[in-house]
Context: one part of a larger RNA
RNA sequence: CUGGGCGUAAAGCGCGCGUAGGCGGUUUAUUAAGUUGGUGGUGAAAAACCGAGGCUCAACCUCGGUCGUGCUUCCAAUACUGAUAGACUUGAGGUAUGUAUGGGGAAGUGGAAUUCCUGGUGUAGCGGUGAAAUGCGUAGAUAUCAGGAGGAACACCGGUGGCGAAGGCGGCUUCCUGGGCAUAUCCCGACGCUGAGGUGCGAAAGCUAGGGUAGCAAACGGGAUUAGAUACCCCGGUAGUCCUAGCCGUAAACGAUGGAUACUAGGUGUUAAAGGUAUCGACCCCUUUAGUGCCGAAGCAAACGCAUUAAGUAUCCCGCCUGGGGAGUACGGCCGCAAGGUUGAAACUC
Numbered sequence: 001c002u003g004g005g006c007g008u009a010a011a012g013c014g015c016g017c018g019u020a021g022g023c024g025g026u027u028u029a030u031u032a033a034g035u036u037g038g039u040g041g042u043g044a045a046a047a048a049c050c051g052a053g054g055c056u057c058a059a060c061c062u063c064g065g066u067c068g069u070g071c072u073u074c075c076a077a078u079a080c081u082g083a084u085a086g087a088c089u090u091g092a093g094g095u096a097u098g099u100a101u102g103g104g105g106a107a108g109u110g111g112a113a114u115u116c117c118u119g120g121u122g123u124a125g126c127g128g129u130g131a132a133a134u135g136c137g138u139a140g141a142u143a144u145c146a147g148g149a150g151g152a153a154c155a156c157c158g159g160u161g162g163c164g165a166a167g168g169c170g171g172c173u174u175c176c177u178g179g180g181c182a183u184a185u186c187c188c189g190a191c192g193c194u195g196a197g198g199u200g201c202g203a204a205a206g207c208u209a210g211g212g213u214a215g216c217a218a219a220c221g222g223g224a225u226u227a228g229a230u231a232c233c234c235c236g237g238u239a240g241u242c243c244u245a246g247c248c249g250u251a252a253a254c255g256a257u258g259g260a261u262a263c264u265a266g267g268u269g270u271u272a273a274a275g276g277u278a279u280c281g282a283c284c285c286c287u288u289u290a291g292u293g294c295c296g297a298a299g300c301a302a303a304c305g306c307a308u309u310a311a312g313u314a315u316c317c318c319g320c321c322u323g324g325g326g327a328g329u330a331c332g333g334c335c336g337c338a339a340g341g342u343u344g345a346a347a348c349u350c
Base pairs, nucleotide, nucleotide: 004321005320006319007304008303012318014201015200016199017198021194022193023192025088026087027086028085029084030083031082033081034080035077036076037075038074040072041071042070048066049065050064051063052062053061054060091191093187094186095184096183097182098181099180103177104176105175106174107173108172109171110154115149116148117147118146119145120144121143125136126135162169163168206247207246208245209244210243211242215241216240220236221235222234223233258317259316260315261314262313263312266295267294268293269292270291271290272289273288274287275286276285299306300305323350324349325348332343333342334341335340
């Protein structure tokens, strides 16, 4: 080097965009770099292999022949790969028409509920638990009615339903903006796939500065429980949760399943759309496409299971794994305000 793997045994980067590189549709001509055949040169000697010979044999030594994967010159071949020139349309992209959408950003706005404040009615309890107590209440609580303030979240619809690359996204309205799907087959003509480095996005918690704070609630205080109770339960309660700007860059960031393309039985539900049939019309019914579920054939798999949304059959590119512990630690580098992140060992031990 080849050879094995990555759903659950070790192993898919959290997810995009994209540089270099690797790989790349159909077809014609030229070329001959790769490739293939031949030719010449070189490939030291020794060694190696084969055959002889010399030391009494052998080791050892001598001679002859072979070998020498490689490099290179020239000649030839042209299927494949490459290069150059041209053509094509099915991959990719565009255009037109239509369509669904919690995709993103900004501004405005609505009702229910909790809490608080003011006022009315009203009186002795309320609250809480397994049971209690702390707590609140005659300075009038709880309950109830009216008015007001403020913050946060959007019941029903709501759905293995939708959208997004992932994280994620849900009241309503407006503005700005991204992507998808279908039909037409009109334009372009391989413009593609992947992607080391790089770069951007990235839940929650946490950090910096300034606001905001209704509810909830780490820490903390108190009451219980208990042998104890630094907990589970209860009463309070600050950071935080919210907004703006900037960091952090991690998660069981999960489908524990990288991306792209092609092929390989079906059945059934659902979302969006197109075409057809039917009808006065809508529904219905049939076919197809794109998504999203369930069940299953072949096949695969250690089994569980997967099965056109593959973990099947293949090709291309990237990432990653190589016994457990030590350890995702130490040291060093890079990043960060910090917390820490990232890269990432060894001794020793079983």
Model confidence (mean pLDDT): 87 of 100. Predicted 3D model of a 350-nucleotide part of an RNA (small-subunit ribosomal RNA, central domain) from an uncultured bacterium. Its Rfam family is "Bacterial small subunit ribosomal RNA". Its family is annotated with structural constituent of ribosome and ribosome in the Gene Ontology.